This is a predicted structure of a 1462-nucleotide RNA (small-subunit ribosomal RNA) from a metagenome. The sequence is in RNAcentral, with records from SILVA.
[in-house]
RNA sequence: GUCGUACGAGAAAGGGCUUCGGCCCCGGUAAAGUGGCGUACGGGUGCGUAACACGUGGGUAAUCUGUCCUCAAGCGGGGGAUAACUUCCCGAAAGGGAUGCUAAUACCGCAUAAGACCACGGCUAGUUCGCUAGCUGUGGUAAAAGCUGGCCUCUGCAUGCAAGCUAGCACUUGAGGAUGAGCCUGCGGCCUAUUAGCUAGUUGGUAGGGUAACGGCCUACCAAGGCGAGGAUGGGUAGCUGGUCUGAGAGGAUGAUCAGCCACACUGGUACUGAAAUACGGGCCAGACUCCUACGGGAGGCAGCAGUGGGGAAUAUUGGAUAAUGGGCGCAAGCCUGAUCCAGCGACGCCGCGUGGGUGAUGAAGGCCUUCGGGUUGUAAAGCCCUGUGGGGAAAGAAGAAAAACGCCUGUUCAAAUAGGGCAGGCGGUUGACUGUAUUUCCUUAGUAAGCACCGGUUAACUCUGUGCCAGCAGCCGCGGUAAGACAGAGGGUGCGAACGUUGCUCGGAAUUACUGGGCGUAAAGCGCGUGUAGGCGGAUUGGUUAGUCAGAUGUGAAAUUCCUGGGUUUAACCUAGGAAUUGCAUUUGAUACUGCCUAUCUUGAGUGGUGGAGAGGGAAGUGGAAUUCCUGGUGUAGAAGUGAAAUUCGUAGAUAUCAGGAGGAACACCUGUGGUGAAGGCGGCUUCCUGGACACCGACUGACGCUGAGACGCGAAAGCGUGGGGAGCAAACAGGAUUAGAUACCCUGGUAGUCCACGCUGUAAAUGAUGAGUGCUAGAUGUCGCGGGUUUUGACCCUUGCGGUGUCGUAGCUAACGCGUUAAGCACUCCGCCUGGGGAGUACGGCCGCAAGGCUAAAACUCAAAGGAAUUGACGGGGGUCCGUACAAGCGGUGGGGCAUGUGGUUUAAUUCGACGCAACGCGCAGAAUUUUACCUGGGCUAGAAAAGGUAGGAAUCUCCCGGAAACGGGGGAGUGCUCGCAAGAGAACCUACAUUUAGGUGCUGUAUGGCUGUCGUCAGCUCGUGUUGUGAGAUGUUGGGUUAAGUCCCGCAACGAGCGCAACCCCUGUCCUUAGUUGCCAUUAUUUAGUUGGGCACUCUAAGGAGACUGCCGGCGUCAAGCCGGAGGAAGGUGGGGACGACGUCAAGUCUUUAUGGCCCUUAUGUCCAGGGUUACACACGUGCUACAAUGGUUGGUAUAAAGCGCUGUAAACCCGCGAGGGCAAGUUAAUCGCAAAAAGCCAACCUUAGUACAGAUUGCAGUCUGUAAUUUGACUGCGUGAAGUCGGAAUCGUUAGUAACCCCUAAUUAGUAGGUAGGGGUGAAUACGUUUCCGGGCUUUGUACACACCGCCCGUCACACCAUGGGAGUUGACUGCUCCAGAAGUGGUUGAGUUAACCUGCAAGGGAUGUAUGUUCCCAAGGAGUGGUUGAUGACUGGGGUGAAGUUGAAAUAAGGUA
Repeated sequence: GUCGUACGAGAAAGGGCUUCGGCCCCGGUAAAGUGGCGUACGGGUGCGUAACACGUGGGUAAUCUGUCCUCAAGCGGGGGAUAACUUCCCGAAAGGGAUGCUAAUACCGCAUAAGACCACGGCUAGUUCGCUAGCUGUGGUAAAAGCUGGCCUCUGCAUGCAAGCUAGCACUUGAGGAUGAGCCUGCGGCCUAUUAGCUAGUUGGUAGGGUAACGGCCUACCAAGGCGAGGAUGGGUAGCUGGUCUGAGAGGAUGAUCAGCCACACUGGUACUGAAAUACGGGCCAGACUCCUACGGGAGGCAGCAGUGGGGAAUAUUGGAUAAUGGGCGCAAGCCUGAUCCAGCGACGCCGCGUGGGUGAUGAAGGCCUUCGGGUUGUAAAGCCCUGUGGGGAAAGAAGAAAAACGCCUGUUCAAAUAGGGCAGGCGGUUGACUGUAUUUCCUUAGUAAGCACCGGUUAACUCUGUGCCAGCAGCCGCGGUAAGACAGAGGGUGCGAACGUUGCUCGGAAUUACUGGGCGUAAAGCGCGUGUAGGCGGAUUGGUUAGUCAGAUGUGAAAUUCCUGGGUUUAACCUAGGAAUUGCAUUUGAUACUGCCUAUCUUGAGUGGUGGAGAGGGAAGUGGAAUUCCUGGUGUAGAAGUGAAAUUCGUAGAUAUCAGGAGGAACACCUGUGGUGAAGGCGGCUUCCUGGACACCGACUGACGCUGAGACGCGAAAGCGUGGGGAGCAAACAGGAUUAGAUACCCUGGUAGUCCACGCUGUAAAUGAUGAGUGCUAGAUGUCGCGGGUUUUGACCCUUGCGGUGUCGUAGCUAACGCGUUAAGCACUCCGCCUGGGGAGUACGGCCGCAAGGCUAAAACUCAAAGGAAUUGACGGGGGUCCGUACAAGCGGUGGGGCAUGUGGUUUAAUUCGACGCAACGCGCAGAAUUUUACCUGGGCUAGAAAAGGUAGGAAUCUCCCGGAAACGGGGGAGUGCUCGCAAGAGAACCUACAUUUAGGUGCUGUAUGGCUGUCGUCAGCUCGUGUUGUGAGAUGUUGGGUUAAGUCCCGCAACGAGCGCAACCCCUGUCCUUAGUUGCCAUUAUUUAGUUGGGCACUCUAAGGAGACUGCCGGCGUCAAGCCGGAGGAAGGUGGGGACGACGUCAAGUCUUUAUGGCCCUUAUGUCCAGGGUUACACACGUGCUACAAUGGUUGGUAUAAAGCGCUGUAAACCCGCGAGGGCAAGUUAAUCGCAAAAAGCCAACCUUAGUACAGAUUGCAGUCUGUAAUUUGACUGCGUGAAGUCGGAAUCGUUAGUAACCCCUAAUUAGUAGGUAGGGGUGAAUACGUUUCCGGGCUUUGUACACACCGCCCGUCACACCAUGGGAGUUGACUGCUCCAGAAGUGGUUGAGUUAACCUGCAAGGGAUGUAUGUUCCCAAGGAGUGGUUGAUGACUGGGGUGAAGUUGAAAUAAGGUA
C1' cells in the first nucleotide's frame, strides 16, 4: 500500500419518514483492529572500496530459491487464547498499564505418509580413493485452512437449504522446470621502493561448533608454517563495466544521460522478521545535530519527486495524469504508484525553417576616402511587379497515439449441467493528462523577425582620424616613444550565422615516452673498471611431445551504442527491423616448419694439454751511480742570489766560487719510440725470489661446458683522514719583499702540513677514445711491435705470406655537421646501463655508507622562452703571417709660452638669432653684421596683408608741395589725361585705389618622414653578377694558390668559364719638337730711336689651334722559354714623366627643412609684415686656427735688378699740380697681348746699429687728419706726430712635409660704397733627409680563436644594498589518520542460570505435579568513550639558510681573443 471472496466488531455527520418512542436510506459504508501478501521491487547517490568490488571464462559432486509453470499425492478430527471492543488507572505529550468479552486462512496437539529427511544394512555405476549417484530393506521424524459461486443424482429436514457434488481461488507434502541469489576460482585493468621485509587465527592438520552451503567462518589441541624484487607490507588516489571523446591505427583521456554489477541511506554498532535484509521512507543502542516540553521526558533523518537555505562561475516547477507502459494487492470491479507518461523553465546540445523574391543607374542623397579627376558603400536603397514559411485572426480537427478490461452471442473443452472457468471467433460499448495539441483550409500585410567575432604574420579580410612606450592590445612572434593596416573610434571588408566569441577540460598535431615508431663521440644520455648470482639470449644433427605458434569447429562475448542495408516522422535530428562487428575467453579437432621440453649423438663456439719466445704486468727483498741539500776541513775575497726592474734574503762571525771527505732522503738522465704491458686506475736504474695474463705454433683431450649481467662482491689517480716512522728537494697555509688605485694574486726570498714508508679508511676525477660488453659480415694503401711459414744466403738482411696487437690515410656506407670508416660512429643479432627543454639542482628532505671531509640514492614549489650542438658569413683579438701609407725612422719648419686677429665653449645680457661637436665642429655656413643684411631684442604701426591669380566698383598712369611724426605711416593741396576700336554714347588692354572671398605669408618644428647636394673611410683596391660545379643548408667556388704590380695590374696554375662597377687609359694644365697664323706680341739680320719708337721682317720668344713624341719599343742580366724586375743606350722626358678633374658596393639614422624643393604638424589683428633704435662686436675665463715677434742668416737708411697670373665703364686711371702722408685737384688714354691698376718683394751694392728689452718688437694709448658712406658713438680702414706693453725661441704633448717639395718672399682676384692678419689663385728664391720596416697609428689580403652579430665603446661573473616571491632548517604550538598496550563496556546474538513466571501437551477427581518456554541474573564477544606510548602527514613559528625575479644602484674585473697569469 492493498485484500470484506481470511476474521470479529462497526460509526458520526447528512437526507427522508414519524404516532417523537424511533425507523429507513447512506451502509455492513468510512476510520481503526486481528490476519494474508507486498514493503529486499521500483526510485536516489558514489561516501567507502585497490577488493573476487568489477570485467571475462570456468566450477558448485559444497548450495538456496516466495510468487510462476508441469507432474504426483493429500486436505481428517480437535483444543486453548488474543487484539479490536468495554470499564478503570498513569502521563504535559509520546504513549503505557490493569480488568472483562470475542473471531479467523492467527496459534497448538492428535491422526494419516506416496514421496522427503535421519540412522543402520545390501546391490549397481562412477571416483580425486575422501566418497558420490541410482535402486532397495528395517526403524524413526514431520503436514494441511479454508473462502466464494453453482447444482440437487444420492442422504437429512422434505420449502429451499445443508451434508454432499462440482467449478474457481487458497492450503499441505514431494519430484522437476523456470527465474533469482550465494560461494569458489584462472586471467585482466591506477600511482609510489625517498614504503623491503610482512604475518600469530597468522599457514596447515585433527576434533567440534556454525551456515542454505565449502572454508580458521569460529573454538580447543598439534605442527611452524605462509607471502615477498614477476613488488609482499605500507602510503596516496579511485566505484567497476558495456561504452563516451579523440586518433589513420596502435594508443591516450574519461566513466554525465541509457544499460549491467557493486556499495551506501545522519555517523558507528547490532540483531529480529522473512524465500530473500544485517532492511533509504522497519526495530534496538551509542554519538553529533535539529525540534517539542509542564524539565519528569519525548520526536526526527529528502544521496525519492517538487521545494527552501547555504556554498558556488553555474544547473529547472512546492505543475498535470494514472490515458499509455510497468509494478503491488485483489476472483474481480478496482485502489495505490513524484516508477512512468506529459506539460513548464533554460539557444544547454543536435536537427530543420524564416527574417523575403524579381526588376531597378541618375550609378540619388548621406557616410567614408581622395592624387580633387574621382572612387567606394552599391542593385544596395527608393521606385515598380510578386510570394506568404513563421507571426496574427477565423474555422475544421480525440484523424493518429487504442489495444484491452467489461457485456452479449457462436463453437469447442473440464463438468451431471442450458452455473462457472479455459481456448477460438464475432458483435456491442466505455475510458485521453497532453489538448482545442499535431495537422488542414480561408483571410491579412513585406508589413513584424540579425547578430557576433575578426581584418600585422600564423589566417580569409585596409584605409582615415585620435593617441604618442601614455592609454591600451597580445594564443605565439610581438605592437605603442607624432605620419600605428597591431591601441581607441569610424568607413569599408572577411568569416560564421540564430548564433558568434571567450574561458576551462580532453585527445590530436607530438616519432615530444618512440609496441607500431626515438635516441646516448661533440646537442640530454655508456655505470671509473672488473668477477659473478638471479634473469634474458644461445652452435650442428636424430627421434619423441604438442606447451608456445598456426588453421577449422562449437559455446560465450547482455541489450543499447558504432557501422551497413531497409522502414517510419513532408526532410533531418530522432525512432525502428535485419545484418555485420564485438579484434576477447573457454572447449575441442587438426598441422608440426620454428621456439620450448625430453632423448641420443657431433665438433666449428668455449676450455684443457704440449713447445716457444716478448713485455715499465703485480708483490717482496737486496743493491748502484749521477744530482740537490746539509756537515767537516782546505784554497780564496767581496760580493752572492734574484728580477721586466728591484727589494726582502745570504755574506767580512768569510758567503758565492773551488777541492777533498762525510751524512741523509727522494727520484731513476741517456736508452725512450702515436714503443711495450695491464680490466681500469696505472706501470720505467740494476739483481734475485714468488706470481697473474696475453700471443705464436702443434692438433692429443672434454663435448655447448657459451654471451651478457639487475642486486652483490672486489679493484680503483690525486687530494684528504687515523696511528707510527721518515723528511734531501719541492711546496697548499703562513711571513716578508715587490707590482698595483687596491693586490688577501700573478713575480721574488723563505717556509709548515703534505709529498716518501707500514697498516687502516675515503671511493671520487675532463676516472676521456667524452665512444658498455660479446659475436658475425663488409675495398684497400702504408708504418710499427711479437711469433710463425715460404724463399734465400748463412746476414744481426731483402722479398713474399699467416696470426695477434698498436698507428696514419682512405672506398662503400653512416652522420645535423664535424667526422667515423675491419681497433666503425658501417650492416645485423644478444644482454646490461642511461636520456626526455633551460634554471632551481646533482640541491632540500628521508634513507644507506663514512672518524670527519663528504659520498650514493634523489625531488618539488617557483621561474624563463629559450638553453644547447655543429657549421657559415662578418666583426674583433694586449693571435700569427704578409704588404702598403710621411705610419714610424732620418731631416726641415711649426703649434703648445707672449701680444694681437679670428672662430668656439662658458658667462653675461632686453637680445647677445640659428646651425656645425673626435678624426670628418671650432679664419666652418659668412666670397666680407655701422643702417640694410637680420632670422634676435625694445618700442611704434598694418591685417586680403610687403609680393602673386581670379571677381565687382571707381580712377589712366605719373609728377610735385605742405603739416604731424624717430620713421613707417597718417592728413591735406596742386599739376596731369596718354594707347586701341568706335559717328557718338561708350567698350577694351595695361596700371592705381577700395571692397568681399577662394587664399597669401612663416629663416616656425621635425635632416630620426624626404629629394637633392656634401663630408668620411679613401684614390683604399676593392665590390658584385650570370651560367656551371659543390654543400641538406647558411654558403662556397670564381675572387684562393705561385710569382708580379701603384693597382682584383698582369702572367702561370686551377671546377670553373665569362661579365659588370671600380684600377688604368680616354679629358685639362705643364715639360720637347713640328705645322699653321703674325696684332696689340717679338727683333736675329738691315736702317732708325731716349724708347720695338718707326720702316721692315715673322727666323726666334710668345700667343692659340692642330699634330708628333714614351710603347719596357731596343740591348744585357735575372725570372717558370711568362708576367715582370734590375742595369744600360738613345732621348726634352723612362718605366703611371709631374700636377689636376674624376671617388666602386657600401658605412656613419654623419651634415644640411637657415640655399632651394618637399610630406606632416603648428601660427593666422600673428610665429606674418613695415619702421626706428639696439644686438649679433659684451668679457673673470678655457680651447682651436692664424698673424707678428723675441732679432745680426737681423734692423734702419740710400741705391739697384728680375715675375707670373689676373682685373677694369656704377670701372680702371697715367702724366702734371698740391699735401710729410693717407689723399686731393685737373685730366690724356683705355670696352684693353695696345691704356691703366703696377711699386713686385725677398735678392744685390753700400753705410750705420754691436747683443741691449736695444736703432729688436710693435701692443696699448693721446692729439691731428684722409677716404667711403644718409650716417663711422656703440662699431670701419688708412695717414702723420707722440706713447712704447708682454715677449730673450717656449713644459707635458702635438702638427705639416720626400723636389721645383718644405721653408722664406711678395703679387693678384672674388666678396664690398668702405673694411682681409681669412680664403682662392700666381709666380720669385730655393734646401736637408729616407739605414730601413723592429715598434706606434691607419689600411689591404690570408690564416686562427671566439660565449661577439647594436658586432670589443661587444658580451659577461660574483659579493653587497633595496623590493617582492616560493622554499629548506627551527625552541616549539596545533590538527588529521593510524599502530601497540591497557581501562571501559550500551544494544544485541550465543552460552549459562532460571528459587520469579508459564493457557494449549501428559498425569491427576481436585489441589497440584511433570514437560515446555520465558522474565531476570551472569558470562564470552563487542561500538562509542577514556588513559599511556609510538608512527605518518598537514598548518603555523621568533630566528635563520640558500634560491628565483626585478630600473640606468655599489664594488671589483672571474670567463669569452694567448681575455691580457691559457